Predicted 3D model of a 480-nucleotide part of an RNA (small-subunit ribosomal RNA, 3' major domain) from a metagenome. The full RNA is in RNAcentral, with records from SILVA. It matches the Rfam family "Bacterial small subunit ribosomal RNA".

Context: one part of a larger RNA
RNA sequence: UGACGGGGGCCCGCACAAGCGGUGGAGCAUGUGGUUUAAUUCGACGCAACGCGAAAAACCUUACCUGGGUUUGACAUGGCAGGAAUCCGGAUGAAAGUCUGGAGUGCCCCGUAAGGGGAAUCUGCACACAGGUGCUGCAUGGCUGUCGUCAGCUCGUGCCGUGAGGUGUUGGGUUAAGUCCCGCAACGAGCGCAACCCUCAUCUUUAGUUGCCAUCAUUAAGUUGGGCACCCUAAAGAAACUGCCGCAGUUAAUGCGGAGGAAGGUGGGGAUGACGUCAAGUCCUCAUGGCCCUUAUAUCCAGGGCUACACACGUGCUACAAUGGGUGGGAACAAAGGGUCGCCAAACCGUAAGGUGGAGCCAAUCCCAGAAAACCAUCCUUAGUUCGGAUUGGAGUCUGCAACCCGACUCCAUGAAGUUGGAAUCGCUAGUAAUCGCGGAUCAGAACGCCGCGGUGAAUACGUUCCCGGGCCUUGUACA
Numbered sequence: 001u002g003a004c005g006g007g008g009g010c011c012c013g014c015a016c017a018a019g020c021g022g023u024g025g026a027g028c029a030u031g032u033g034g035u036u037u038a039a040u041u042c043g044a045c046g047c048a049a050c051g052c053g054a055a056a057a058a059c060c061u062u063a064c065c066u067g068g069g070u071u072u073g074a075c076a077u078g079g080c081a082g083g084a085a086u087c088c089g090g091a092u093g094a095a096a097g098u099c100u101g102g103a104g105u106g107c108c109c110c111g112u113a114a115g116g117g118g119a120a121u122c123u124g125c126a127c128a129c130a131g132g133u134g135c136u137g138c139a140u141g142g143c144u145g146u147c148g149u150c151a152g153c154u155c156g157u158g159c160c161g162u163g164a165g166g167u168g169u170u171g172g173g174u175u176a177a178g179u180c181c182c183g184c185a186a187c188g189a190g191c192g193c194a195a196c197c198c199u200c201a202u203c204u205u206u207a208g209u210u211g212c213c214a215u216c217a218u219u220a221a222g223u224u225g226g227g228c229a230c231c232c233u234a235a236a237g238a239a240a241c242u243g244c245c246g247c248a249g250u251u252a253a254u255g256c257g258g259a260g261g262a263a264g265g266u267g268g269g270g271a272u273g274a275c276g277u278c279a280a281g282u283c284c285u286c287a288u289g290g291c292c293c294u295u296a297u298a299u300c301c302a303g304g305g306c307u308a309c310a311c312a313c314g315u316g317c318u319a320c321a322a323u324g325g326g327u328g329g330g331a332a333c334a335a336a337g338g339g340u341c342g343c344c345a346a347a348c349c350g351u352a353a354g355g356u357g358g359a360g361c362c363a364a365u366c367c368c369a370g371a372a373a374a375c376c377a378u379c380c381u382u383a384g385u386u387c388g389g390a391u392u393g394g395a396g397u398c399u400g401c402a403a404c405c406c407g408a409c410u411c412c413a414u415g416a417a418g419u420u421g422g423a424a425u426c427g428c429u430a431g432u433a434a435u436c437g438c439g440g441a442u443c444a445g446a447a448c449g450c451c452g453c454g455g456u457g458a459a460u461a462c463g464u465u466c467c468c469g470g471g472c473c474u475u476g477u478a479c480a
Base pairs, nucleotide, nucleotide: 001480002479003477004476005475007474008473009472010471011470012469013468015464016463019428020427021426022425023424026318027317028316029315030314031313032312033311034309035308042053043052064304065303066302067301068300069299070298073129077128078127079125080124081123082122086103087102088101089100090099091098092097107118108117109116110115131293132292134291135290136289140287141286142282143281144280145278147276152191153190154189155188156187157186158167159166160165171182172181173180197270198269199268200267202238203237204236205235206234207233208232211228212227213226216225217224241264244258245257246256247255248254320421325380326379329376330375337368338367339366342361343360347356348355349354387418392413393412394411395410396409397408398407434456435455436454437453438452439451440450
């Protein structure tokens, strides 16, 4: 000087408390461990691994296994020789491939022509080389997680100290903040904080189609005429600064209350992550040193595996029902997105998944698209039930070369566990939790995951003694 303390002081955070809803029990989904296996590819392991890399494992992906092939190679550059693009077959084979037949020369340059040369491309030969998701993240770059959006981390000069170092950065107040004020052997400065950026909330101006409809007509319908007032869209501006008033405070910083205001003291949300810590993660994104393989640890193909299953754990979904429930009817109200290898309307067929069909749309125009919970009416009456839907049988649909291993969905039948969950443990402070549906990426197909969107919409916070994490000062130390 740090680090640590079941030392002290001050302060903060859904850290506790106060509340609401879960997990832990059940079934299923998914990840992991373990076991099994020819293989169940690899990585990730307290917080900060475990719906993680993977925003899609039937083939492909794919790195794994078995078997069948290739050896200048699936891919790059260079040399020589040959035909040169390209297209259509045949035999064999699981395919890769191997053998083989036919058609056919174009392009550029020289040339009248014959012919010659050349580029793209293919085949053969030999060698330099290719190739490696092989090892080392404890050789590395880059990127990322975490402490933590915590308020800290430093420098120049000066001063103090033999020196390590200190001071500044401590102190008194204050703040979300090393934020600001005052004081002070310090005076200044940098990286962080804040602000500048995006978005939401108010208003104005500009603009008025594909959007909107107050007034006037018109229609089944903003459908059409008309209009741009309103809504909305999207560009520019205005607006919030403790600016004003009162009180407290040291006349300060600031705090409390009030006015006005759409919004008030950081207005809500986002982006933004200091010096560093963990030899944290990643050599399987990529790049890269070293080492290793080179008829194999490279490469092509078929099939299998990554989907196994006594079991253990994590994360979710669905429930166990009647305050807010179930069944079958009626009838409302969104936002944000996506669409030409696409989204797919009307109409018709099918109980349905879906099929036929073909209008419109490269989209404020058309389509996906019916929002659902809520509301109205009605039924069931506490039961393993009209709860719950696992599992299994049958019949189908769709995608796709192909759904056996191993897809999703539909219909009929079947109807398991489960009656609110031990010890323990998680999230959340407001348009939040809870609950309800909708969309998107990936994608041929395949979400209960992920990323977004809106609808309905709470309870509680006395307080900081305690648990956890953190900041500042101080103290002890046989630790560095």
The coordinates come from a structure-prediction model, not an experiment, and the mean pLDDT is 82.